The prediction has a mean pLDDT of 82. This is a predicted structure of a 76-nucleotide RNA (transfer RNA) from a Methanobacteriota archaeon. It matches the Rfam family "tRNA". The family's RNA type in Rfam is transfer RNA. RNAcentral records the identical sequence in 9 taxa.

RNA sequence: GGGACUGUAGCUCAGUUGGGAGAGCGCCGCACUGAAGAUGCGGAGGCCGCUGGUUCAAGUCCGGCCAGUCCCACCA
Numbered sequence: 001g002g003g004a005c006u007g008u009a010g011c012u013c014a015g016u017u018g019g020g021a022g023a024g025c026g027c028c029g030c031a032c033u034g035a036a037g038a039u040g041c042g043g044a045g046g047c048c049g050c051u052g053g054u055u056c057a058a059g060u061c062c063g064g065c066c067a068g069u070c071c072c073a074c075c076a
């Protein structure tokens, strides 16, 4: 330098056909307990890597850029 894949909540991930942003774990509160754990109930937390475009409408489609992983090429 070329190519592929990935980037969504604190962590691991889902979101398949463009229209509701979600799950598990973790965190906070309550119940239960002598206390804690486990369990049950409730809650907070992200506008989806950045930017521009298409569209009535974009996490999802298109362009550019950034970061990570892998493959190839090149240099020493």
Stems, first nucleotide, its partner, number of pairs: 001072007010025004019056001027043005049065005